Context: one part of a larger RNA
RNA sequence: GGAUUAACGCUGGCGGCGUGCCUAAUACAUGCAAGUCGAACGGAAGCCUUCGGGCUUUAGUGGCGAACGGGUGAGUAAUACGUAGGUAACCUGCCGAUAAGACGAGGAUAGCCAUUGGAAACGAUGGGUAAUACUGGAUAGGACAUCAUGAUAAGCAUUUAUAGAUGUUUAAAGGAGCAAUCCGCUUAUUGAGGGGCCUGCGGCGCAUUAGCUAGUUGGUAGGGUAAAGGCCUACCAAGGCGAUGAUGCGUAGCCGGACUGAGAGGUUGAACGGCCACAAUGGGACUGAGAACGGCCCAUACUCCUACGGGAGGCAGCAGUAGGGAAUUUUCGGCAAUGGGCGAAAGCCUGACCGAGCAACGCCGCGUGAACGAAGAAGUAUUUCGGUAUGUAAAGUUCUUUUAUUUGGGAAGAAAGAGAAAUUAAUGACGGUACCAAAUGAAUAAGCUCCGGCUAACUACGUGCCAGCAGCCGCGGUAAUACGUAGGGAGCGAGCGUUAUCC
Numbered sequence: 001g002g003a004u005u006a007a008c009g010c011u012g013g014c015g016g017c018g019u020g021c022c023u024a025a026u027a028c029a030u031g032c033a034a035g036u037c038g039a040a041c042g043g044a045a046g047c048c049u050u051c052g053g054g055c056u057u058u059a060g061u062g063g064c065g066a067a068c069g070g071g072u073g074a075g076u077a078a079u080a081c082g083u084a085g086g087u088a089a090c091c092u093g094c095c096g097a098u099a100a101g102a103c104g105a106g107g108a109u110a111g112c113c114a115u116u117g118g119a120a121a122c123g124a125u126g127g128g129u130a131a132u133a134c135u136g137g138a139u140a141g142g143a144c145a146u147c148a149u150g151a152u153a154a155g156c157a158u159u160u161a162u163a164g165a166u167g168u169u170u171a172a173a174g175g176a177g178c179a180a181u182c183c184g185c186u187u188a189u190u191g192a193g194g195g196g197c198c199u200g201c202g203g204c205g206c207a208u209u210a211g212c213u214a215g216u217u218g219g220u221a222g223g224g225u226a227a228a229g230g231c232c233u234a235c236c237a238a239g240g241c242g243a244u245g246a247u248g249c250g251u252a253g254c255c256g257g258a259c260u261g262a263g264a265g266g267u268u269g270a271a272c273g274g275c276c277a278c279a280a281u282g283g284g285a286c287u288g289a290g291a292a293c294g295g296c297c298c299a300u301a302c303u304c305c306u307a308c309g310g311g312a313g314g315c316a317g318c319a320g321u322a323g324g325g326a327a328u329u330u331u332c333g334g335c336a337a338u339g340g341g342c343g344a345a346a347g348c349c350u351g352a353c354c355g356a357g358c359a360a361c362g363c364c365g366c367g368u369g370a371a372c373g374a375a376g377a378a379g380u381a382u383u384u385c386g387g388u389a390u391g392u393a394a395a396g397u398u399c400u401u402u403u404a405u406u407u408g409g410g411a412a413g414a415a416a417g418a419g420a421a422a423u424u425a426a427u428g429a430c431g432g433u434a435c436c437a438a439a440u441g442a443a444u445a446a447g448c449u450c451c452g453g454c455u456a457a458c459u460a461c462g463u464g465c466c467a468g469c470a471g472c473c474g475c476g477g478u479a480a481u482a483c484g485u486a487g488g489g490a491g492c493g494a495g496c497g498u499u500a501u502c503c
Base pairs, nucleotide, nucleotide: 001503002502003501004500006499007498008497009496010495013366014365015364016363017362018361019359020358021324026322027321028320030319031318032317035064036063037062040061041060043058044057045056046055047054048053071278072277073276081202082201083200084199085198086197087196090195091194092193095191096190097189098188099187100186101185103137105135106134112127113126114125115124116123117122141170142169143168144167145166146165147164151162152161153160154159174183175182176181204250205249206248211241212240213239216238217237218236219235220234221233222232223231253275254274255273256272257268258267259266260265280300281299282298283297284296302313303312304311305310330356332355333354334353338352339350340349341348342347369399370398371397372396379390380389381388382387404440405439406438407437408436409435413430418424447492448491449490450489451488452473453472454471458487459486460485461484462483468475469474
């Protein structure tokens, strides 16, 4: 000098764009943050009824979603990350493409009704009922095994692909509509996107950590998994790692990047993006294509309710509270846009997101007026008492109106979608905001640090090794350009200094 998620002191006019718990991964009151579908299903309630039924709402069954999105960085030095590969060892809901299919049966159960237990949370028994819920049967393709140490083709060693036969096993669901048709359902192949696993290389400190290891290292067989594998088990062998730093201890999420620097390098990982890990602490499985922040179960600590028998909870989601701290915001508006979930759609949900609020926390921009104006006014400071400085500065004259205030007008962001279509009718939180026009009037707006040298900028008074200053050198003991005040000056400027950290 540059930089900062900064803080502190003094000061503070406006706008745009960003950023805002670095500490206690401490504890949390309250509200909201994941629902949706009645075009899967039977009810119930309400309304209408031409008595056929229709409309609305929805507790329950069912489907999809809830594994995304959002938060945090505790743990993790390698089951992570980055990069380059492998998978002949694998999985993949929704979406795209292609092909084929959907035949025919059955028994339940919630809701509901009745009885009943409990303070509550929540149940129990009996009765009856529906489905795209559930269970058999048929058919197909597929899968597996055998024929087979086979054939053809290919390759990468085990092998892979294709074709044939036999055996075993295994599918389906309907809904809307007058209909056409549309939305679904099943199987197979393939694509896209997503993921699992494996390998090479790379990136911290300490040797005042030198030896570590028994499922340990390898093999055989089996189990398990979507899948290779000591992943697990039995048996067999005695291996495996290590001064090219094993093991241990400490520290730490990793990267794209960011800061600095001429570069090499050093430091760093806020915001934004990718990956990983975690969800009070520890463990476990269930469901599902996929697994658990706002799912379940167990244990522990804590908090709350209780009729003392028993129950409920998890803000490292958005706000907010207490605490900690030098220190970090509103218990705001809206789904209008973008995106996500569900739905045929209308639409519903969305603290994602879009916006507004607070904070000079940062960057950028603008303003606090402009021109003329010497009696060089007054005041103040100084003086050798003549003067000199402040100083064209002020006053005064002539202008301007950014900004401010008032009044009037006033957006783009919104065209998708809906509908058979021509076309028609709409939809803005921000916001009466930005912006435009007019009016008023210099009117509403300057500070901070420094002035001995480094380092731009000097005098007077006070003080007298005192009070004090100080980044280093050092100032101060009676003429202090170094302390305090004043005048003057220098620098930066809505900021200026100090402190902390990095280069």